This is a predicted structure of a 64-nucleotide RNA (Fluoride riboswitch aptamer (crcB RNA motif)) from a Deltaproteobacteria bacterium. Its Rfam family is "Fluoride riboswitch aptamer (crcB RNA motif)". Gene Ontology terms of the family: response to fluoride and positive regulation of gene expression. The sequence was found by an Rfam model in a public genome assembly. Its mean pLDDT, the model's own confidence on a scale to 100, is 75.
C1' cells in the first nucleotide's frame, strides 16, 4: 500500500423526522458546487431526498 474472510450490533450517504428500498463502511464510510487567489483567505451559487413517498421548516405565484 492492495486484496479475502469472520463476528455481532451498528454507522455513513453536503440543512430536519418517519416509512420503503439501494449502496458504502466499520484501517473507515461521510463532510457540495464555482470564481478569484502560491496558499490561508474572500465571494458566490443548487438543494430540507443517496432514490421515492408523506410531515416539518423555507421560497415564488394565484385566490379567499
Nucleotide at each position: 500500500c492492495a486484496u479475502a474472510u469472520u463476528a455481532a450490533c451498528g454507522g455513513c450517504g453536503a440543512u430536519g423526522g418517519a416509512g420503503u428500498u439501494c449502496g458504502c463502511c466499520a484501517u473507515a464510510a461521510g463532510c457540495g458546487c464555482u470564481u478569484g487567489c502560491u496558499g490561508a483567505c474572500a465571494a458566490g451559487c443548487u438543494g430540507a431526498u443517496g432514490a421515492c413517498u408523506c410531515c416539518u421548516g423555507c421560497u415564488c405565484u394565484u385566490c379567499a